Transfer RNA from a Chlamydiia bacterium, 72 nucleotides, folded computationally. RNAcentral holds the sequence, with entries from ENA. The coordinates come from a structure-prediction model, not an experiment, and the mean pLDDT is 83. Its Rfam family is "tRNA". It is annotated as a transfer RNA. Rfam describes the family as follows. Transfer RNA (tRNA) molecules are approximately 80 nucleotides in length.
RNA sequence: GCCCAGAUAGCUCAGGGGUAGAGCAUUUGCAUGGUAAGCAAAAGGUCGAAGGUUCGAUUCCUUUUCUGGGCA
Numbered sequence: 001g002c003c004c005a006g007a008u009a010g011c012u013c014a015g016g017g018g019u020a021g022a023g024c025a026u027u028u029g030c031a032u033g034g035u036a037a038g039c040a041a042a043a044g045g046u047c048g049a050a051g052g053u054u055c056g057a058u059u060c061c062u063u064u065u066c067u068g069g070g071c072a
Stems, first nucleotide, its partner, number of pairs: 001071007010024004018055001026042005048064005
């Protein structure tokens, strides 16, 4: 230099056009003599950035940043 993949909650990841979920973690409650485990609920997201297409973009297109891999 060229090619491919990835970036989504504090962490690990799903979701591939109709306002985003799970597990763990956090908070509150239940329960226990008490703690842990368990059960219920809540909070937490400008979906890496910019632009375009669309009635509507996390999703499609272009550019770009970062990370990983391959070729030379």